[in-house]
Context: one part of a larger RNA
RNA sequence: CGUAGGAGGCUUGAGAGGCUCUGACCUUAGUACGAGAGGACCGGGUUGGAGAUACCUCUGGUGUACCAGUUGUCACGCCAGUGGCAUAGCUGGGUAGCCAUGUAUCGAUUGGAUAACCGCUGAAAGCAUCUAAGCGGGAAACCGACCUCAAGAAUUGGCCUCCCGGGGGGUAACCCCCCUAAAGACCCGUUGGAGACUACAACGUUGAUAGGCCGGAUGUGUAAGCGCAGCAAUGCGUUCAGCUAACCGGUACUAAUUGGUCGUGAGG
Numbered sequence: 001c002g003u004a005g006g007a008g009g010c011u012u013g014a015g016a017g018g019c020u021c022u023g024a025c026c027u028u029a030g031u032a033c034g035a036g037a038g039g040a041c042c043g044g045g046u047u048g049g050a051g052a053u054a055c056c057u058c059u060g061g062u063g064u065a066c067c068a069g070u071u072g073u074c075a076c077g078c079c080a081g082u083g084g085c086a087u088a089g090c091u092g093g094g095u096a097g098c099c100a101u102g103u104a105u106c107g108a109u110u111g112g113a114u115a116a117c118c119g120c121u122g123a124a125a126g127c128a129u130c131u132a133a134g135c136g137g138g139a140a141a142c143c144g145a146c147c148u149c150a151a152g153a154a155u156u157g158g159c160c161u162c163c164c165g166g167g168g169g170g171u172a173a174c175c176c177c178c179c180u181a182a183a184g185a186c187c188c189g190u191u192g193g194a195g196a197c198u199a200c201a202a203c204g205u206u207g208a209u210a211g212g213c214c215g216g217a218u219g220u221g222u223a224a225g226c227g228c229a230g231c232a233a234u235g236c237g238u239u240c241a242g243c244u245a246a247c248c249g250g251u252a253c254u255a256a257u258u259g260g261u262c263g264u265g266a267g268g
Base pairs, nucleotide, nucleotide: 001152005163006162007161008160009159010158011157015149016148017147018146021049022048023047024046025045026044027043033038051106052105053104054103055102059100060099061098062097066093067092068091069090070089071086072085073084074083075082076081110144111143112142117137118136119135120134164267165178166177167176168175169174179265184262185261186260187259188204189203190202191201192200209255210254211253212251213250214249215248216247219243220242225238226237227236228235229234
């Protein structure tokens, strides 16, 4: 820009893409078959391998600063307590998020038309013949079914809802004057489940959108100070303490202020 007014939702599906794998075991049944040795079709069930998608409850990984321990050195006057640097100094753990080795699901079922092939009826050719007329069966391949996208599908689809004036001229399209600026969208701001940008999604005081604060969860593992015991290192008590990122709930304290722009007036 188109979709013959504008807008917000919900959709149909022309078309396109994806998926398509397979083992073992149990049973049928030691049956059919076979002298025996051996040993099924068909059908029913169970459980795997590899692959795909989604997710983080569990099992784990990461988790650059959440907790603790600790070495050297420097600083805060000293002790104590802290901080800086040394790969994040090193070490032991670890929330959210992300992830797999973890969890869940999937390739199931089924229809159509067929291939090789197997048939029925049946002539040419009194027989025979699946074929010449006609009619069946038949495969992971084909077309559907299943999953995803999808009306720029220019054949531009459908449904629901919302919004929009008076006068004059003109056959009408349309033009002029006055009034008006709808529904809705965007700018802007606070953001993230989204994200390179854009887009998408949530919110903007009629507000929990982010931060802060409060409470909780989680993690770490019993802080500092003080007291007691010990010459001391250290231990014990106060104390399952103290601290705690991204998590959960709450709370307008802070910031989403005030505003601006587009979009018209019933539609060839």

This is a predicted structure of a 268-nucleotide part of an RNA (large-subunit ribosomal RNA, domain VI) from a metagenome. Its mean pLDDT, the model's own confidence on a scale to 100, is 88. RNAcentral holds the full RNA, with entries from SILVA.